[in-house]
Molecule: c-di-GMP-I riboswitch aptamer
Organism: Paenibacillus naphthalenovorans
C1' cells in the first nucleotide's frame, strides 16, 4: 500500500419489547433488554420507505386527497473513515 471475510472477536455496536422524555406524526434521546451486525461508524447524493402540525395545491366550505422542508444509515446503491483476521 492494495485485495479478501472461510475460521474467530481484545474491543465494539444493541432489534423487538418494557420505562422515562422531546416532538402534530413518523421518530429522536436516556435506561434496561439482546434479534441481529465486520462497519449495524459518519453522510440524506441516488432510489425507496414512514409521517402531515404548519404551509402550499386540488377541492370544498365540516371533512377528504396529493406535496417534504420533518425522519429512517439496522431497505438497497453511491461516498468516506476505521478494527481485527487471512493469504
Nucleotide at each position: 500500500u492494495a485485495u479478501g471475510g472461510a475460521a474467530a472477536a481484545c474491543g465494539g455496536c444493541u432489534a423487538a419489547g418494557c420505562u422515562g422524555u422531546c416532538g402534530a406524526a413518523a421518530g429522536g434521546c436516556a435506561g434496561u433488554g439482546a434479534c441481529g451486525c465486520a462497519a449495524a461508524g459518519c453522510c440524506a447524493c441516488g432510489g425507496g420507505u414512514c409521517u402531515u402540525c404548519u404551509c402550499a395545491c386540488u377541492a370544498u366550505u365540516c371533512a377528504a386527497g396529493u406535496g417534504a422542508u420533518g425522519a429512517c444509515a439496522g431497505c438497497c446503491g453511491g461516498g468516506u473513515u476505521a478494527c481485527c483476521c487471512a493469504a